[in-house]
RNA sequence: GCGCGAUUAGCUCAGUGGUAGAGCGAUUCUUUGACGUAGAAUAGGUCGAAGGUUCGAUCCCUUCAUCGCGCACCA
Numbered sequence: 001g002c003g004c005g006a007u008u009a010g011c012u013c014a015g016u017g018g019u020a021g022a023g024c025g026a027u028u029c030u031u032u033g034a035c036g037u038a039g040a041a042u043a044g045g046u047c048g049a050a051g052g053u054u055c056g057a058u059c060c061c062u063u064c065a066u067c068g069c070g071c072a073c074c075a
Stems, first nucleotide, its partner, number of pairs: 001071007010024004018055001026042005048064005
C1' cells in the first nucleotide's frame, strides 16, 4: 500500500429501514441471625466521527478514525 472483518449500556453480544434489547455486572427492596443463593424493581446509550440517500437510518452509500486478520513491498 491492497483486501476482508469489527466498532451498540461498565463487560460480552443481539438487533439489517419505523425511534434500541438480553445475559453478566451496579443500586435498592424482599427473603436470612448474617453472608450467599433466590425473587422483584430501578438506573445506565448523542448506536466510533462527519457527510449523503430516505417521509424516517443502529441498519443503505461515501470518507475518516481505532482495532483485528490476510496479502504485497522494503530492510